This is a predicted structure of a 1437-nucleotide RNA (small-subunit ribosomal RNA) from a metagenome. It matches the Rfam family "Bacterial small subunit ribosomal RNA".

């Protein structure tokens, strides 16, 4: 620190995922110890039982129980009274709020218990709890009556002080409690005053989300004055005023305890707030007061839900305290010790309570530290596993020897926490000593690539794996397993969240011409920014001080626990608030000036700027009238219209509307849509020149306003001409279209409305600043000029090239996409979707603002190589054209599809399969069917055991092998035996034309004998890649020469090779000789060498001279590479398949079938012929199981005979067309020769299926062949024979060989393959390419819907507990007064009444959300149906 994924490849842009940290964590698999933390995130559901706050007899009366005879003492129980139960302890369920943080204010406050200080504590008085009796009640509990105490009440007196009144003096007012004593005293009480320490109120600032929440508010802002608070205020009430908050985001609406802090992350930020600390609220819901210093989880009333008792009248109850329980959930523990420490309540204490707390138990859940052992040991054991069978690996691993005890067991001692005594839950633990023994102890996860780590065997697009890319369809390092490997380690992996990598929300830190992104243009209020000079001030900025950011954490330095986790201490550091002191250059504000930003003012000055009116001519089209007389119009080419009722042309006259030719332009105006005929009025901007005024007046611009193309609407006009729909004609498979003929809206004007456009420069407005060159518009100023031009020059616009900087590149470049700067707008992966839904606008149409579910891994930009194009340019090929001759039309003969069949073996399928493999299927061949057979085999090597019955000859039997039978081995020997061959048995094994050319090899084919295909090094590009290899020329040719950032270089071109054409010497067999021909050999000959021509050069044209001229003719030879082309059936060869068979033999059949279709032939249709008789001329080849003369036989096919001949000798050998002569005379023919019948003839055992020739008869069809379609440019086609191979026989294929021997070639417009170059591509499996919608199925998510159902939170009215505060209080009534003592008054209580009031009822809206026939479009999905819309001019850009 980065790394895969968009492509053939690149380079950007972008999304998606991956390694890392973390965690209150679940699950899986496995688990030995110990330490310190941690443990209901869900149902703030709902709880059984325990226990979690009581304590004090030194406040008080009373009772009881023990001791006593009692007084009393000791303990104990309910009561009254005090204190404390507001504190620890649990929850986050409400709150967006002074609730939290932080820093302030409080002269607007209280403050129990502690602390300090002065003062005081006198005299009285009436109830009462408990208790007794009497009643009621199930019960909780509760009423009457009557005694009785107090540190319970209650007056009285005093009053340092305190209130309260007033300017003051000064007046009124307000208190108390004892108890205990060791008799010294102690603890209290009352009021003041101060402190601590807690608490209340108020205020700055800051910290979530929505604007598809924009307007909110009547106690609301304020005042007055009354009322209430401990205390400021509308807290509250009456009147009065009309106010306050809000774009700095108010109200609503969603979410959330906050916070010190944790995790991460370089940092700024993110993202969370368990457990620890603070603060906040809440204590089954919701509402009350009451007591107290302070107020309610284990307190009270009342109301609602829920549950419990119930004798049904009535009553109880709140674990979000620790335990524990049922639910709920992926999930979270024990009904534990002890108050021993630490803290908290009461108490003078003693104590006594305490689920706070201390501890121990559960859980790998987390952090952290240990062990599972350590050293030797090679025969590299066994096993496994692989394996090219040697061998490698597992592996020093292990056995084995030797040594060690941390862990364990067992004894044994045994803390520290406890500061004077007592007093330990932990705990017989920690720790220490001794003994025993390697003994008790390792899993998990991966292993294509990213990512470290690979083989085998099963699986066969199945199972299945996958974080992304993506594995898996017979050889799967991706799946299962197994071996070995890697990585961690008592854990590993997985899934969940967060942060990081993502500079992918960017302040550090991005963009916006084409990738996503500039509003359609302007004016402009708010904001934000802003020239030049002084003088002030000190917000902002900067500095010092002070004080605060708790604690805990966090760095760090130190100590503690053996170490580390953990703990303790010091610093540091928390980037922050406040408050006070100082600076004064920048912002900022105040004041005073400046002009050069910006504005006027003169003086010119061009312009389709805009707007109203008025005119204009041409053209088109219509009417009316003349001439005319048959067509006209449209098109690819037609038709549909139109015309004899007179069209088109034509001419004349009229009318009507639109719209302005020529000039015209890369030109002008304008914000921007946009703006064109000519004149007139009225009017916007704008550019030069003066330097004359104002003096900063500016630039931008959220909302807002306003103009804004063409469609489109609304109301009235208009209407030539073009013209959506819409009718006809065509085209087409179809044609709701592209062409035609025709036509309504519209188009035009008036008013008005829509507000959108690829409203573009796809490029916001402004300022400034940075090399040039070359048009144009339009002003100016110089030079010239007689003078317009011309030239220089300055200013504002318009374009074209270009440095330098930008860019991913294209490109941009003073009209920047360059360098800055201030404002606004707007982007953040594709689809869904610019869509739903709400909202505004609008008559509609529609616009605008604008999502989400869900779905892929991608989707894009520019630029390269190719491919392609019904895209351009240039060449080339018998490519087309001009020829000649076929072919498709008959019969035939062979291949092939098909169909048949037991089989009809298999392979080759456009071109480049089809007279292909096969250079020759009667058996054989043969692979194929069918019968019969054989099982180590028909063939090769090996072993062991037996054996000589083998081999060869003979018999018997079979359709035939198979089978039975008879006779018979060789060699050496030391006689045991061994060698060989050979057969039987066993077993290793042989065999297979079985399958896979998509596992291969090797050889072919084909594009193409096309002229191509590449390399090194250097350039030039970010780079893929380019250059060279492009250009002008020329070539048959990337042949060659010029030219160029190339410069050489390699496979191909050519040329070397081989055949022929001359000529020359040399040898040379046959030959009767020469010599020639001939035949092998050697040379020579041809190079554009020599002339003209016009070229720079290559290199064309022509010519001489030559047997041959410009690569002389033919051959061989086939560059990188394409087609997963062809061949496992020539071979060979990996894998997978049979093995008494898919392997071997053998008889017979079969490949030869036969409705039909194609493909290559062969023979004809006839007279340039056919028959006949006669006559001539090659060559190349092959001959011994071989060619076969001569002669005889036969009509002949052929027999029959032997001479020559291993071949320039001898056969084969006869050449054929051809040429003379004769018949045949245009016809199914003296043509053609299919088919059939009869006889023969050769090979071969063998010619039925199925050969091949001869004769004799027979005489089909065809009279020249549709669409279409093949060869060939000279010794060439076409004709005519010969030969050979392959073979026993069998050729109309095929391969070579000679005769005779033509036509055409303007030329490259086209069709059809090729090259080079350029252009466009959304193509890369490259057009047979990619790719759109509809409809049909099937899932998915959303949207509408009559409607139905539930939450919320507000208003209206009704009702209306508890309770407080008003009023009343006729009833009741100790304490005070007063009294006549009867009582009366003050004051109180019940009770009644009203005002607020939680619930609660109804009503009508709003808001969310759930359901919902049906509908509606969207996304997926293998191969589904119809068309081709789009990409190339995509075939109507």
């Nucleotide at each position: 620190a980065g790394a895969g994924u968009u492509u053939g490849a690149u380079c950007c842009u972008g999304g998606c995922c991956c390694a890392g940290g973390a965690u209150a964590a679940a699950c899986g698999c496995u688990g030995g110890c110990g330490g310190c933390g941690u443990g209901c995130c869900u149902a703030a559901c709902a709880c059984a039982u325990g226990c979690a706050a009581g304590u004090c007899g030194a406040a008080c009366g009373c009772c009881c129980u023990u001791a006593g005879c009692a007084a009393u003492a000791a303990g104990g129980g309910a009561g009254u009274g005090g204190c404390g139960g507001a504190c620890g302890g649990g929850u986050g369920a409400g709150g967006a709020a002074c609730a939290c943080g932080u820093g302030g204010g409080u002269u607007a406050u209280c403050u129990a218990c502690c602390u300090u200080g002065g003062g005081g504590u006198g005299a009285g008085g009436a109830a009462u709890a408990c208790c007794a009796c009497c009643g009621g009640g199930a019960a909780a509990c509760c009423g009457g009556u009557g005694a009785c105490a107090a540190u319970a009440c209650c007056g009285c007196a005093u009053a340092u002080g305190c209130u309260c009144a007033g300017c003051a003096a000064u007046g009124a007012g307000c208190a108390a409690a004892g108890c205990c004593u060791u008799c010294g005293g102690g603890c209290g009480c009352c009021a003041c005053a101060a402190g601590a320490u807690g608490a209340g109120c108020c205020u700055g600032c800051g910290g979530c989300c929505g604007a598809u929440u924009a307007g909110c508010u009547a106690g609301u802002u304020g005042g007055u004055g009354g009322g209430g608070u401990a205390a400021a205020a509308g807290c509250u009430c009456a009147c009065c005023a009309a106010g306050g908050c809000g774009a700095c985001g108010a109200u609503c609406g969603g979410u959330a305890a906050c916070u010190g802090g944790u995790c991460u992350g370089a940092g700024a930020g993110g993202a969370c707030g368990g457990u620890c600390a603070g603060u906040c609220a809440c204590a089954c819901u919701g509402g009350g007061a009451u007591u107290g210093a302070g107020a309610a989880c284990g307190g009270c009333c009342c109301a609602g839900a829920c549950u419990c008792c119930u004798a049904c009248g009535g009553g109880g109850g709140g674990c979000a305290g620790c335990a524990g329980u049922g639910a709920g959930g992926a999930a979270u523990u024990u009904u534990c010790g002890u108050c021993a420490a630490u803290g908290g309540g009461g108490g003078a204490a003693a104590c006594c309570c305490u689920g706070a707390a201390c501890g121990a138990g559960c859980a790998a859940c987390g952090c952290c530290g240990c062990g599972u052992g350590c050293a030797g040991g090679a025969a590299g054991a066994c096993g496994g596993u692989c394996u090219u069978c040697g061998g490698a690996u597992u592996g020093u691993a292990a056995a084995c020897u030797g040594c060690u005890u941390u862990u364990c067991u067992c004894u044994g001692g045994g803390a520290c926490g406890a500061g004077a005594a007592c007093g330990g839950a932990c705990g017989g633990u920690a720790c220490c000593a001794g003994a025993g023994g390697a003994a008790u102890c390792a899993g998990c996860u991966c292993c294509g690539g990213c990512u470290a780590a690979c083989u085998a065997c099963g699986u066969g697009c199945c199972a299945g794996c996958a974080g992304c890319c993506g594995c898996g369809g017979u050889a799967a390092u991706a799946c299962g397993u197994a071996g070995g490997g890697a990585g961690c380690a008592a854990g590993c992996g997985u899934u969940g969240u967060c942060c990081g990598g993502a500079u992918u929300u960017a302040u550090u830190g991005g963009g916006c011409g084409u990738a996503a992104a500039g509003c359609g243009c302007a004016c402009g209020c708010a904001g934000g920014c802003g020239g030049u000079u002084u003088a002030g001030u000190c917000a902002g900025u900067c500095u010092c001080u002070a004080c605060u950011g708790a604690c805990a954490g966090u760095g760090u330095c130190c100590g503690g626990c053996u170490c580390a986790a953990c703990c303790g201490g010091g610093c540091a550091a928390g980037u922050g608030g406040u408050a006070g002191g100082g600076a004064a250059a920048c912002u900022g504000c105040u004041a005073a000036a400046c002009u050069u930003g910006a504005g006027g003012g003169c003086u010119u000055c061009a312009g389709a700027g805009g707007g109203a009116u008025g005119g204009g001519g041409a053209a088109c089209u219509c009417c009316a009238g003349g001439u005319g007389g048959a067509g006209u119009g449209g098109u690819g080419a037609a038709a549909u219209g139109c015309g004899u009722a007179g069209a088109u042309a034509u001419c004349u006259g009229g009318a009507a509307g639109a719209a302005c030719a020529c000039c015209a332009a890369u030109g002008g105006c304008g914000a921007a849509g946009g703006c064109a005929c000519c004149a007139u009025c009225c009017u916007g901007g704008g550019a030069a020149g003066c330097a004359u005024c104002u003096g900063a007046c500016g630039c931008u611009c959220a909302g807002g306003u306003g103009c804004g193309a063409a469609a489109g609407c609304u109301a009235g006009g208009g209407g030539a001409g073009c013209g959506a729909a819409c009718g006809g004609g065509a085209u087409u498979a179809g044609a709701u279209a592209c062409c035609c003929c025709g036509g309504u809206a519209g188009u035009c004007c008036u008013a008005g409305c829509c507000g959108u456009a690829a409203a573009c420069g796809a490029u916001g407005a402004c300022c400034a600043c940075u090399a040039g060159a070359c048009g144009u518009u339009g002003a100016g100023g110089g030079u010239a000029u007689c003078g317009a031009c011309c030239c220089c020059u300055u200013c504002a616009g318009u374009g074209u090239c270009g440095c330098a900087g930008u860019u991913a590149a294209c490109a941009c470049a003073a009209u920047a996409a360059g360098u800055g700067g201030u404002c606004c707008g707007c982007c953040u992966g594709g689809g869904g979707a610019g869509u739903a839904c709400g909202g505004u606008c609008g008559c509609a149409a529609g616009a605008u603002u604008a999502a989400a579910a869900c779905u892929c891994a991608a989707a894009g930009g520019a630029a390269u190589u190719g491919a392609c194009g019904g895209g351009g340019a240039c060449c080339c090929g018998c490519a087309c054209a001009a020829g000649c001759a076929g072919c498709g039309g008959a019969g035939c003969g062979u291949g092939u599809g098909g169909u048949u069949u037991a089989a009809u073996u298999c392979g080759a399928u456009g071109c480049a399969a089809c007279g292909c493999g096969a250079a020759g299927a009667a058996c054989c061949u043969u692979a194929c069917c069918a019968a019969g057979g054989c099982u180590u085999g028909a063939c090769a090597u090996g072993u062991a055991u037996u054996u000589g019955c083998a081999c060869c000859g003979g018999c018997c039997g079979u359709a035939a092998u198979g089978g039975g039978u008879c006779g018979u081995c060789u060699c050496c020997u030391u006689c045991g035996g061994g060698a060989g061959c050979g057969g039987a048995u066993a077993c290793a094994c042989a065999g297979g034309u079985g399958c896979u050319g998509c596992a291969u090899g090797g050889c072919u084919g084909u594009c193409g004998u096309c002229a191509g295909c590449u390399c090194g090094u250097g350039u030039c590009g970010u780079g893929a890649g380019a250059u060279g290899u492009u250009g002008g020329g020329u070539u048959c040719a990337g042949u060659c020469c010029c030219g160029c950032a190339a410069c050489g270089a390699g496979c191909g071109c050519a040329a070397c090779c081989c055949c022929u054409a001359u000529c020359g010497u040399u040898a040379g067999u046959u030959g009767a000789a020469u010599g020639g021909u001939c035949u092998a050999g050697c040379g020579a000959g041809a190079c554009u060498g020599c002339c003209g021509g016009a070229a720079c050069a290559a290199a064309c044209c022509g010519g001489a001279g030559g047997a041959a001229g410009g690569c002389g003719g033919g051959g061989a030879u086939g560059a990188c590479g394409u087609c997963a082309a062809g061949u496992c059936a020539g071979c060979a060869c990996g894998g997978c398949c049979c093995u008494u068979a898919c392997g071997c033999c053998u008889u017979g059949g079969g490949c030869g079938a036969c409705a039909c279709a194609c493909a290559c032939g062969c023979u004809a249709c006839a007279a340039u012929g056919g028959a006949u008789a006669g006559g001539a001329c090659a060559a190349u080849g092959g001959g011994a199981c071989g060619c076969c003369a001569a002669c005889c036989c036969g009509c002949g096919a052929g027999g029959g005979g032997g001479a020559g001949c291993c071949a320039a000798u001898c056969c084969u050998c006869a050449a054929a067309a051809c040429c003379u002569g004769u018949c045949c005379u245009c016809a199914g023919u003296u043509c053609a020769g299919a088919u059939u019948g009869g006889a023969g003839g050769c090979u071969g055992a063998a010619a039925c299926c199925c050969g091949c020739c001869u004769c004799c008869a027979u005489g089909a069809a065809g009279u020249g062949g549709g669409a279409g379609u093949u060869g060939c440019u000279a010794g060439u086609a076409a004709c005519c024979g010969u030969a050979g191979g392959u073979c026993a026989g069998c050729a109309c294929a095929c391969u070579a060989c000679g005769g005779u021997g033509a036509a055409u070639a303007c030329g490259u417009u086209c069709c059809c393959g090729g090259g080079u170059c350029u252009u466009g591509u959304a193509c890369a499996c490259a057009c047979c390419g990619c790719c759109c919608g509809u409809c049909a199925c099937a899932c998915c998510a959303c949207g509408a819907a009559a409607g139905u159902c539930g939450g919320c939170a507000a208003c209206a009215c009704c009702u209306g507990a508890a309770g407080c505060c008003g009023c009343u209080g006729g009833g009741c009534u100790a304490a005070c007064u007063c009294u006549u003592c009867g009582g009366a008054g003050a004051g109180g209580c019940a009770a009644g009444c009203g005002u607020c009031g939680a619930g609660g009822g109804u009503g009508g809206g709003g808001u969310c959300g759930g359901u919902g026939a049906u509908u509606g479009g969207g996304g997926u999905g293998a191969a589904g149906u119809c068309g081709u819309a789009a990409c190339a001019a995509g075939g109507u850009a």